[in-house]
Context: one part of a larger RNA
């Protein structure tokens, strides 16, 4: 000097990234208990107060229930009856100590705001969450030899189910909603036209040659084989016509205008399928940004509550809220303390020094 504990004057979070780590709270019993709520809850909300031991004592009550007594089918059992012995709240009055839940075991609380409603589940070995799941919700398949799923098949699962059933996709209790666009890509219908395979079809053609012309050379050349294959029919899909966003996605600009200034209810123009609606907005989303303004604080780049100029919120890739809940995240206040102002000493174990 390290480790694991105990103690501490004053001040108490000044410490730090952050009260991390420790302190504190704690058990029974009474009192009493708020905002807000989905009325169930919050709730042990908070916040007091009490507690040992004798006495009074024949103490409330409560439990067992002996003897005796009466009936008695003479065995149990039955009524009556109260001794004794257990358990005990509550009051009164004394007494000891610093301290009476004297040890140990044993909740610290509160305000406020994101986020996920909730219990649950996950990264066996750095991440337990706001991640997944979830009960609701919705869309789409599937008529039963279902639709899908594994297998080459057999066959099996679904399901010894039957659309109030089962697949698969998104969202994510709950309350109040979920605007606008089908132009693109998807998916659903439709079958008029255009495009089109494989096959049908065979018009053309190549080879060869009996023949035939020729004096030769070499020409023509039928049938048959053999090669070529036009035009012509010829499904779906594709073009083509709808339809459909809780399908995959999208949701403008630029100038002007009101009798102070600003500002634009209002007009004008281009554009595009359609130009973000209700909510919410410096936000888990804001770059400029510590954005202004109010709160808190002596002093606040974090927080709370507002403006809206939303670099790049927004509605089942759900949009706002919400009571309960959470080893979540944030900011703040009470207790409380060796976290620190600032160190101090004290027990034990290593290890080091010597023997």
């Nucleotide at each position: 000097c390290u480790c694991u504990c105990g103690u501490u004057a004053a001040g108490g979070a000044a410490c730090u990234c952050g009260g991390c780590a420790a302190a504190a709270u704690g058990a029974c019993a009474c009192c009493g208990u708020a905002a807000c709520u989905u009325c169930g809850g919050a709730a042990g909300a908070a916040g007091g107060u009490g507690u040992g031991c004798c006495u009074c004592a024949u103490c409330a009550g409560c439990g067992u229930g002996a003897a005796g007594c009466g009936a008695u089918u003479c065995g149990c059992a039955c009524g009556u009856g109260a001794a004794g012995c257990g358990c005990g709240a509550a009051g009164a009055g004394g007494u000891u100590g610093c301290a009476a839940a004297a040890a140990a075991a044993c909740g610290g609380c509160c305000c406020a705001a994101g986020c996920g409603a909730c219990u649950g589940u996950u990264u066996a070995g750095c991440a337990a969450a706001a991640a997944c799941a979830c009960a609701g919700g919705a869309c789409u398949c599937u008529g039963c030899u279902a639709a899908g799923u594994c297998g080459u098949a057999a066959g099996a699962c679904g399901a010894u189910g039957u659309a109030u059933a089962g697949g698969g996709u998104c969202u994510g209790a709950c309350g109040c909603c979920u605007g606008c666009c089908c132009g693109g890509u998807g998916c659903c219908g439709g079958a008029a036209g255009g495009u089109u395979a494989a096959g049908g079809g065979g018009a053309u053609u190549u080879g060869u040659u009996a023949g035939c012309c020729g004096c030769a050379a070499g020409g023509c050349g039928a049938a048959g084989c053999u090669u070529u294959g036009a035009a012509c029919c010829g499904a779906a899909g594709c073009c083509c016509c709808g339809g459909u966003a809780a399908a995959c996605g999208g949701c403008g600009g630029c100038c002007g205008u009101a009798a102070c200034u600003a500002u634009a209810a209002c007009g004008g123009u281009c554009c595009u399928a359609a130009g973000g609606u209700a909510g919410c907005g410096a936000a888990a989303u804001u770059c400029c940004u510590u954005g202004u303004c109010g709160g808190g604080u002596a002093a606040g780049u974090u927080c709370c509550g507002a403006c809206c100029u939303g670099c790049a919120c927004g509605a089942a890739u759900g949009g706002c809220g919400u009571a309960a809940c959470g080893a979540u995240u944030u900011g703040g206040g009470c207790a409380c303390u060796g976290u620190c102002u600032u160190g101090a000493c004290g027990a034990g174990a290593a290890g080091c020094u010597c023997a």
Large-subunit ribosomal RNA, domain IV from a metagenome, 355 nucleotides, folded computationally. It matches the Rfam family "Bacterial large subunit ribosomal RNA". The RNAcentral record of the full RNA draws on SILVA.